About this RNA: The part of an RNA shown here (large-subunit ribosomal RNA, domain II) has 850 nucleotides and comes from Leptogium hirsutum. Its Rfam family is "Eukaryotic large subunit ribosomal RNA". Clan: LSU clan. Model confidence (mean pLDDT): 83 of 100. Taxonomically the source falls in Leptogium (Eukaryota, Dikarya, saccharomyceta, leotiomyceta). RNAcentral holds the full RNA, with entries from ENA.

Context: one part of a larger RNA
RNA sequence: GACCGCGCUUCGGCUAGGGUGCUGGCGUAAUGGGGGUCAGCGGCCCGUCUUGAAACACGGACCAAGGAGUCUAACGUCCCCGCGAGUGUUCGGGCGUCAAACCCCCGGCGCGGAAUGAAAGUGAACGGAGGUGGGAACCCCUUCGGGGGCGCACCAUCGACCGAUCCUGAUGUCUUCGGAUGGAUUUGAGUAGGAGCGCGGCCGUUGGGACCCGAAAGAUGGUGAACUAUGCCUGGGUAGGGUGAAGCCAGAGGAAACUCUGGUGGAGGCUCGCAGCGGUUCUGACGUGCAAAUCGAUCGUCGAACCUGGGCAUAGGGGCGAAAGACUAAUCGAACCAUCUAGUAGCUGGUUCCUGUCGAAGUUUCCCUCAGGAUAGCAGUCGCGCGGGCGGUUUUAUGAGGUAAAGCGAAUGAUUAGAGGCCUUGGGGACGCAACGUCCUUAACCUAUUCUCAAACUUUAAAUAUGUAAGAAGCCCCUGUUGCUUCGGUGAACGGGGGCACGCGAACGCGGCGCGGCUAGUGGGCCAUUUUUGGUAAGCAGAACUGGCGAUGCGGGAUGAACCGAACGCGGGGUUAAGGUGCCGGAAUGCACGCUCAUCAGACACCACAAAAGAUGUCAAUCCAUCCGGACAGCCGGACGGUGGCCAUGGAAGCCGGAACCCGCUAAGGAGUGCGUAACAGCUCACCGGCCGAAUGAAUUGGCUCUGAAAAUGGAUGGCGCUCAAGCGUGCUACCCAUACCCCGCCGCCAGGGCGGCAGUGAAGCCCUGGCGAGUAGGCAGGCGCGGGGGUCGGUGACGAAGCCUUGGGGGUGACCCCGGGUUGAACGGCCCCCGGUGCAGAUCUUGGU
Numbered sequence: 001g002a003c004c005g006c007g008c009u010u011c012g013g014c015u016a017g018g019g020u021g022c023u024g025g026c027g028u029a030a031u032g033g034g035g036g037u038c039a040g041c042g043g044c045c046c047g048u049c050u051u052g053a054a055a056c057a058c059g060g061a062c063c064a065a066g067g068a069g070u071c072u073a074a075c076g077u078c079c080c081c082g083c084g085a086g087u088g089u090u091c092g093g094g095c096g097u098c099a100a101a102c103c104c105c106c107g108g109c110g111c112g113g114a115a116u117g118a119a120a121g122u123g124a125a126c127g128g129a130g131g132u133g134g135g136a137a138c139c140c141c142u143u144c145g146g147g148g149g150c151g152c153a154c155c156a157u158c159g160a161c162c163g164a165u166c167c168u169g170a171u172g173u174c175u176u177c178g179g180a181u182g183g184a185u186u187u188g189a190g191u192a193g194g195a196g197c198g199c200g201g202c203c204g205u206u207g208g209g210a211c212c213c214g215a216a217a218g219a220u221g222g223u224g225a226a227c228u229a230u231g232c233c234u235g236g237g238u239a240g241g242g243u244g245a246a247g248c249c250a251g252a253g254g255a256a257a258c259u260c261u262g263g264u265g266g267a268g269g270c271u272c273g274c275a276g277c278g279g280u281u282c283u284g285a286c287g288u289g290c291a292a293a294u295c296g297a298u299c300g301u302c303g304a305a306c307c308u309g310g311g312c313a314u315a316g317g318g319g320c321g322a323a324a325g326a327c328u329a330a331u332c333g334a335a336c337c338a339u340c341u342a343g344u345a346g347c348u349g350g351u352u353c354c355u356g357u358c359g360a361a362g363u364u365u366c367c368c369u370c371a372g373g374a375u376a377g378c379a380g381u382c383g384c385g386c387g388g389g390c391g392g393u394u395u396u397a398u399g400a401g402g403u404a405a406a407g408c409g410a411a412u413g414a415u416u417a418g419a420g421g422c423c424u425u426g427g428g429g430a431c432g433c434a435a436c437g438u439c440c441u442u443a444a445c446c447u448a449u450u451c452u453c454a455a456a457c458u459u460u461a462a463a464u465a466u467g468u469a470a471g472a473a474g475c476c477c478c479u480g481u482u483g484c485u486u487c488g489g490u491g492a493a494c495g496g497g498g499g500c501a502c503g504c505g506a507a508c509g510c511g512g513c514g515c516g517g518c519u520a521g522u523g524g525g526c527c528a529u530u531u532u533u534g535g536u537a538a539g540c541a542g543a544a545c546u547g548g549c550g551a552u553g554c555g556g557g558a559u560g561a562a563c564c565g566a567a568c569g570c571g572g573g574g575u576u577a578a579g580g581u582g583c584c585g586g587a588a589u590g591c592a593c594g595c596u597c598a599u600c601a602g603a604c605a606c607c608a609c610a611a612a613a614g615a616u617g618u619c620a621a622u623c624c625a626u627c628c629g630g631a632c633a634g635c636c637g638g639a640c641g642g643u644g645g646c647c648a649u650g651g652a653a654g655c656c657g658g659a660a661c662c663c664g665c666u667a668a669g670g671a672g673u674g675c676g677u678a679a680c681a682g683c684u685c686a687c688c689g690g691c692c693g694a695a696u697g698a699a700u701u702g703g704c705u706c707u708g709a710a711a712a713u714g715g716a717u718g719g720c721g722c723u724c725a726a727g728c729g730u731g732c733u734a735c736c737c738a739u740a741c742c743c744c745g746c747c748g749c750c751a752g753g754g755c756g757g758c759a760g761u762g763a764a765g766c767c768c769u770g771g772c773g774a775g776u777a778g779g780c781a782g783g784c785g786c787g788g789g790g791g792u793c794g795g796u797g798a799c800g801a802a803g804c805c806u807u808g809g810g811g812g813u814g815a816c817c818c819c820g821g822g823u824u825g826a827a828c829g830g831c832c833c834c835c836g837g838u839g840c841a842g843a844u845c846u847u848g849g850u
Stems, first nucleotide, its partner, number of pairs: 045060004061850006069351001071208006078201002081198003086111003091107001092105003115122002130158005138149004160191002162188003165184003172177001211350002214347001218340006229314009240272003243268001247264007276301003281297002284295002316332001318328002353783006363376001365374003377522002379519008389510003393507002395470005405460001406458002412454003417449001419447003424444008474500009484491001525549004530544005554565003569746007579736003582720003588733001590732006602722001613707003617704006624697003634691005640664003646658002670685001674683002747773009784839001786836008795828002803823004808819004
């Protein structure tokens, strides 16, 4: 002198210092805790497969105990530890209390240390183990902004080296070998100053019973014919009647054959029927029976293919079968027992504690694939690199495109109508003997127009969507190489050197961006607006974009997967959205204007239906016409003459029918609107006038209303009910309330920043600020509990361990934990580790109990 530290003082700044009390006992009993009961409000039953379950889908009466991803080998990624060009003891040897163990040693062996090639084989340095771009740290300079240098790992790229492949083919050589050298948009799981080996752990994959339970099957070896089927042997059993075959006898007839009549006789898969055997009907009884096939009545058969005892025989792909796939021990379209066997199941069911955090898919491609897998995608987790980069946006510039629209007097194809027109062609016709003569006509054809169309037509041609670009990896200057290029050191490509930097090359926004490793679930989807294909249509089937449900609660739509609003930690306050505000029901029987009366009124998107067509219901409107020169309606009067018009008719005088429909007089009166007559007559209307005194008639459009409008339990604007509305239309203001928005407190997660301190320990800590919080399958993280073992607490315990009970107290978000009291009587716990047969509500789960 510098730096650092400490003390004191002053000033300034600041998010982070301390204190204003802490603790125990006792007491009170409430906005506290527990149990019960009543009432109001909200609220459908869990689990499961599923697009979707409260489901009239399945499992589930209740309780206890048991009950399901394990172990092993190999492999893959990641993590910890040991050693490291090595590594791994326990194969071998030594030592030893000799069947040990610890310990020591060499060798073998495994993996690694070299690859490549089918193999024979060959085999990794031009180099400071290369160049270029990026690149932390380090070194130098600095005006502290930065500049320069050396540049590891790693990334990108170019080259070199080794092997393979292809080409080249030298010195040689017993001329058929040999393979130097130089190459190549070829190739390798290589080299390029090693990184591995071993133990352990999580996850994943594969083989093993492989998360647990479950077949129908298959195979091997046995046991059965006490049931029953059939055969053989040997025994036993079967009232009483009916019918009356053959044969026989007698009589009669006949020439005879023989026939007839009466007896006798006692045949028969004959008959009635008992026993026996069977088992039809009542579809009787019974139906937790007397009985895993019985009882009653009824019925079949009953001398035989009858019933039956005993013995013997036939055995499982075998028997036996009057044949029904019947029977073969309550089992038969292939018995029973044991074993292979924990058979396999892409199928069904089940799969056990808590919290935090992220959070899907039902799509692509392939598969004897369609109830399944693999593959990519979506998801999680673990990492690496870099911090002027990123984007579901816009703009500018520049591309690609052939949809919508448009077009068809543009091409292609379809298509309506006339017009003009000659040649040519077909059909018909006139003139004509005829003519490829003339003329008319029709169709084709040609020309100029006209009408209408196209997913597989198009000149034209959008919107939306989409590619690329908007600078340092850039621009400029000098320069090098080249077999390319140029007349040319001209260019081009690639290098070397230098210069230009924060007005950095449009806007806007920003929660950083980029790249790897491993792996779960998923691979049934469904709905809505819009677009779109098939279909008559569908709560039908199939696509596209986006959003949703699935996986999701909350407010509203009475009710409700998807609609409207809005997404969620736990509380308090305020305000809204959608939707509402008569009562149910929180909020105006608010205000203003209009419409509507319904003997089927109406009443809010999705949405829980109604149409064509109508109405002299009513309101509003448009248009035409009439009208004080008096309309319309009403009452009254007139409604005449030529003329009984003409024709037709048996007749037709206004009025059966046909054609025509004039004139006169008039205020006006049709050669006649309807009734009427056989025909006339008569009445009436049009038309005119009188009275009256102001609007009238026709058509059309729109609103509300009505008709159109029939269904089965009684019934739904959500109900009641509502009528100048509590309906419909319009406007205004106020009010109601969601887990949305705002504010406050608290919890958790994440990110950023600070501190890391004056006894010691504590860093996975402390402090400050900000943002965020839904979640099925699934991932990850951190915890709770159970059994056993090692260590530790000189832990607890007969002065009472554990267990069990407990409207006693406390801690934790929670799994759970601690204390008190009671009971009880001999063991038990905390912490740090290790090992697991470690957590139940479900499986028509198992066993026991009720």